A computed fold for an 88-nucleotide RNA from a marine sediment metagenome, annotated as c-di-GMP-I riboswitch aptamer. Model confidence (mean pLDDT): 86 of 100.
């Protein structure tokens, strides 16, 4: 980063599976992507099974609110590493 070339990845949706969930894996499928390759380091966003606290109730449990902790998103941004081609 081009009306170049070889190609690559694969959104939504869907089928099967894992998970409490966010979400992830595989198949189908293409909205798009010059790093939409890899990495949770920073910011941000998403989830809440368990644990603790609070109010209600008050025999318990469930439901509600909050915290802590754990998990997730790289196709949210920044950052780090690596990579094909080669016009202006």
């Nucleotide at each position: 980063g081009a009306u170049a070339a070889u190609g690559g990845c694969a959104a939504a949706c869907u089928u099967g599976g894992a998970g409490a969930a966010a979400u992830c894996c595989a198949g189908g499928g293409a909205c798009g992507c010059a790093a939409a390759g890899c990495c949770a380091c920073g910011g941000g966003c998403c989830c809440u099974c368990c644990u603790c606290c609070g109010a209600c109730a008050c025999g318990c449990a469930g439901g509600c609110g909050g915290a802590a902790a754990a998990g997730g998103c790289a196709g949210c941004c920044g950052g780090g590493c690596u990579a094909c081609c080669g016009a202006a």